A computed fold for a 365-nucleotide RNA from a marine eukaryotic metagenome, annotated as Bacterial RNase P class A. Its mean pLDDT, the model's own confidence on a scale to 100, is 75. Its Rfam family is "Bacterial RNase P class A". By type it is a ribozyme.
[in-house]
C1' cells in the first nucleotide's frame, strides 16, 4: 500500500420542564388527582417476503387439480433461513457466485446471418484416382462424381492437436488429450479415484411445456372470548272495595313490600282500583374486561460439558415499552471525530431493503 470476509457501535454528561405504563400511599368517592419509586423504540420496530406459536372455522379415505421446494448430509418448532461438505463457474489468493433433479418418456423452439441450425450441410474452395470426352501418350476439360482439411456464417456447424494415408479428403489407422461404458476401491451421502473395454455413438434450451420426487386445508388479534345500557322480540306478574265531593284527590278498610327487634301485637314508610310498569328468558347493538407482554422455540454469562459448525444440554441470573388513534419529548449548558436510516400495535425465528461516522477481529496479494 491494495484487498477479502465477519462483529460491535449507531452522540456523551449534566439541569429545568413535560407524555405515558406499573408499585405503593394520600385526598376525592362515577370515571379525578396530590406525592414517592420505577420501566419506556430499533438493528432494522420498515417490507409484509417465507416459516412457526395462538384462535376461530372445515375436515372418514383416496384421486386429480393448484402453488411451493429442488446437489447431499446436518441443525431447528418449522423454513424458501442457518451450518458443513460435493459439483460446475469466476478470481494470482484470502475468497464470490449458481432459478445446482430430469434434454435416450413425449412434444415445441433455436431470431437475424448463413448453402446448410439435428438422424445436417456442397457457398467459396480442393480433388477429378475411376468412368466419360479430347488428345501431339506428355496431358487436358472440369461433365458424372468425390470430398468437411480450409475459407465465410453464426452464440451454437456434429471430437482437437501431430503423424501416417489418399486422387483431394475422412477416427480411414495410430499416439496423446477430450468423451462414453465400466469391475473395484473410498465416503453416511451428494461425490471422488478407477483396472479395463469402446473410434466417437449423445449441439443446446424444463428463468418452454412437460416429467419426476416432496411438502402444502382455509382464513387471520377488527383471530376469538366473557358480560352487557337502549331498542325490538317471548314469557309471566302478589294485592281493591266502599263513602264523599271540587272527577282526581281524600278518607276507611284490605292487601304486598320494607324499618323499628329474633317472634307476636303495634305502628312508621312506600306501593296496589292498573294497559303502564316490573320481573324472567335468549339473541345481542353502544360499550367494558381479557386475549396482551410475570415466564416466553426469553435475555444475559469473557460459565460448564458436547459438536468442524449451525446447534444442543446443564449450571447461575435477570424480568426487560405496552396500549386509548396510540406516550417514549421540548429547551438549556458543557463536550466530542457535530450525529444516518428511521418510530413498537398479539408474539416469536428469519429473509430482504434503507443507513452518515466510528470501532474491533482474521485472513490474502
Nucleotide at each position: 500500500g491494495a484487498g477479502u470476509g465477519g462483529g460491535c457501535u449507531g452522540g456523551a454528561c449534566g439541569g429545568u420542564c413535560g407524555c405515558u405504563g406499573g408499585u405503593g400511599u394520600g385526598g376525592a368517592u362515577g370515571a379525578c388527582u396530590g406525592c414517592a419509586c420505577u420501566g419506556g423504540a430499533g438493528g432494522a420496530a420498515a417490507g409484509u417476503c417465507c416459516g412457526g406459536g395462538c384462535u376461530c372455522c372445515a375436515c372418514a379415505g383416496a384421486a386429480c387439480a393448484c402453488a411451493g421446494u429442488g446437489g447431499u448430509g446436518g441443525g431447528u418448532a418449522a423454513c424458501g433461513c442457518c451450518c458443513a461438505c460435493c459439483g460446475c463457474c469466476c478470481g494470482c489468493a484470502a475468497g464470490g457466485g449458481c432459478c445446482g433433479g430430469g434434454a435416450c418418456a413425449g412434444u415445441g423452439c433455436c431470431a437475424c446471418a448463413g448453402a446448410g441450425a439435428a438422424c445436417a450441410g456442397a457457398c467459396c474452395g480442393c480433388c477429378g484416382a475411376u468412368g466419360g470426352c479430347c488428345u501431339u501418350u506428355g496431358g487436358g476439360c472440369a461433365c458424372a462424381g468425390g470430398u468437411a482439411a480450409g475459407g465465410g456464417u453464426g452464440a451454437a456447424a456434429c471430437g482437437g492437436u501431430g503423424c501416417g494415408g489418399u486422387a483431394a479428403g475422412a477416427g480411414c489407422g495410430c499416439a496423446c488429450c477430450g468423451c462414453g461404458g465400466g469391475a473395484c476401491u473410498g465416503g453416511u451421502g451428494a461425490c471422488a479415484g478407477g483396472a479395463c473395454c469402446g473410434g466417437c455413438a449423445c449441439g443446446g434450451u424444463a428463468a418452454a411445456c412437460c416429467c419426476c420426487a416432496c411438502u402444502g386445508g382455509g382464513a387471520g388479534c377488527a383471530a376469538g372470548a366473557u358480560c352487557a345500557a337502549g331498542c325490538a322480540g317471548a314469557a309471566g306478574a302478589a294485592a281493591g272495595a266502599c263513602g264523599g265531593c271540587u272527577u282526581g284527590c281524600c278518607g276507611u278498610c284490605a292487601c304486598g313490600g320494607u324499618g323499628c327487634u329474633g317472634u307476636u301485637c303495634g305502628u312508621g314508610c312506600c306501593g296496589u282500583u292498573g294497559g303502564a310498569u316490573c320481573u324472567u328468558c335468549g339473541g345481542g347493538u353502544c360499550g367494558a374486561u381479557c386475549g396482551c407482554g410475570u415466564u416466553g422455540a426469553g435475555g444475559c454469562g469473557u460459565a460448564u460439558g458436547g459438536g468442524c459448525a449451525a446447534c444442543c444440554a446443564u449450571c447461575g441470573u435477570c424480568c426487560c415499552a405496552g396500549a386509548g388513534a396510540a406516550a417514549u419529548g421540548a429547551c438549556c449548558g458543557u463536550u466530542c471525530a457535530c450525529g444516518a436510516c428511521a418510530g413498537a400495535a398479539c408474539c416469536c425465528g428469519g429473509c430482504u431493503u434503507a443507513c452518515a461516522g466510528g470501532c474491533c477481529c482474521a485472513c490474502u496479494c